């Protein structure tokens, strides 16, 4: 220098064919208990890496950039 993959909640990750942003763990509150653990109910937490484009509509499609992993030279 060139090719490929990845980037979504605090962590690990789903998200299929473009239309509702989600799960588990964690965190907070409440109940059960003498208390803890466990368990039940509820809740907070997201610029979907960044910018631009296409579209009525983009996490998803296209372009550029950034970071990580990997292959080639």
């Nucleotide at each position: 220098g060139g090719g490929g993959c990845u980037a979504u909640a605090g962590c690990u990750c789903a998200g299929u064919u473009g239309g509702g942003a989600g799960a588990g763990c964690g965190c907070c509150u409440c109940g059960u208990u003498c208390g803890c653990a466990a368990u039940g109910a509820g809740g907070a937490g997201g610029c979907c890496a960044g910018g631009g484009g296409u579209u009525c509509g983009a996490a998803u499609c296209c372009c550029c950039u950034u970071a990580g992993c990997u292959c080639c030279a």